Parts: sequence; structure tokens; C1' cells
RNA sequence: CCGUGCUAGGUGGGGAGUUAGCGGUGCCCUGUACCCGCAAUCCGCUACAGCGGGGCCGAAUUCCUGCCUGAGGCACUGGCUGUGAGGACCGUUCUUGGGCAAGGGAUGCUGAAGGCCGGGUCCUGUGCGACGGAGGCUUGCGAACCCCGUCAGGUCCGGAAGGAAGCAGCGGUAAGCAAAUACCUCCGGGUGCCGCAGACAAACCUGGCUGGAGUCACCUACCCGAGUCACGCUCGUGGUUUUGAUGUCGAGGGCGGGUGCACGG
Repeated sequence: CCGUGCUAGGUGGGGAGUUAGCGGUGCCCUGUACCCGCAAUCCGCUACAGCGGGGCCGAAUUCCUGCCUGAGGCACUGGCUGUGAGGACCGUUCUUGGGCAAGGGAUGCUGAAGGCCGGGUCCUGUGCGACGGAGGCUUGCGAACCCCGUCAGGUCCGGAAGGAAGCAGCGGUAAGCAAAUACCUCCGGGUGCCGCAGACAAACCUGGCUGGAGUCACCUACCCGAGUCACGCUCGUGGUUUUGAUGUCGAGGGCGGGUGCACGG
């Protein structure tokens, strides 16, 4: 140096997530690199970290390692956007209570505000009326019998004279039913340009006297307060992105280095 046979070892890897941690199944990215069983309400292990059973390659393009490059993922952050919450953060908007009286408006010498007197609305009592309801009065109908009167026929008592009860019919009524106005009584109240008193005297309106120039607070403005998350803003939670000389993990690729045993030639 070459050949043969073995061993170590290899027979994909990574990211997020899960986990006390490690790995796997599942998802994603690379990539082509055996098979069977187990496995997400999980499966198997213990910092030497999948377990169990088989096959193939095998000391080098395949193992270990250094450097360079680097798909992709994750985090932070910027932009856009959805959504939840916040009115004891604040502002805008909107709504609203009170104040004020600058502008506008209305009213006022045909007399403001204020003061005095009176009246009405409002409350209570009482009286009268209207309305509503009920009852009474009037009229009519109205009882086979258990209402009244008269009782044909018939029945009963009697020798007779004469009596008795009494159905139907007729008349009148009870309970009840019906009727339109007037009249009478009782009850009621969101009843009345009603009457008589009383109370309240606060508000509004109104009449008279006084007074002698303002009054109102309708709109705008201003001030104080209350509410409101619609907008801005604050906090949280998502999506998306051609934000970033960011951080982190990192497949693959490139260039190097290192690394057994036995036998034979």
C1' cells in the first nucleotide's frame, strides 16, 4: 500500500409545544436516510435520559470534531387591524342640574319689579242640582189545585122545605215578568263657569291702590357640578405585516482535522 473478516459507531435532523427534565407519537421546517409493536382524556425513560425485537452498512463521500455559510422557527419591537375593560386618569363629543346676565329676543310710561287689599285655580265641611245605579209609584200580563169573590153542571145532608163543600168558567189579586215619561227615596263620585263657611296663605292667574324703570331667563355665550367609553387615551388579549445592521435555537451545504482490531499478501 492492497485484500478479507470484525468492533466502536451509524441507519436522518431541527423548531415550537407538552414535560420536573429527556426522548417519542402528533404539528411545522428541511431533507430522502430500514422494518415490527407502544403512545396525547399520552407512551417509555432518569442528567449516560425513548423502551422491546429484528435487518443492513461499517473505519471512511457514511463515525467524531473545528471553522464558514445558512433554509426555517421562536421571542422582543415598529406599522395596520379586531376584541374585552376603564367615567375615582384626562380630554373631545353628547345629555343634563344649578348659577349668571355679556349678545340676541320678548315685554314695559297704554306704567316694570316691589308693597298693600281682594278674587279664582288648590284643600276641608255643608247645601242644591246634573249624571249613573237600585228601589218605590202607575199601567198591562200574570195561579188547573196548595189565593179571594161568585160559583153553571155535578156531588153530599135532609121525607120535604132548605142547607153544605166546591171543580170548570168569569172577575180581582200574590210571587213574578214587561213598559215610556213624570214623581218619591237611597247610594256613588276624576260630577258642576253652583251657593255658604273655614283652612292654606306656598305657587300660578286676575282686579284695584301705591310705586316710577326695569323685568323675564326663551336662544347663544360664560362658570360650577352630574352622567356617558361614541372618539382620543390607558391596560389586557388576538390577527396580519416587504419594521429592524436585534436576540436565540438551528436542518442542510462547503472547507479542514482526527479516529480502531485481527489475518493474509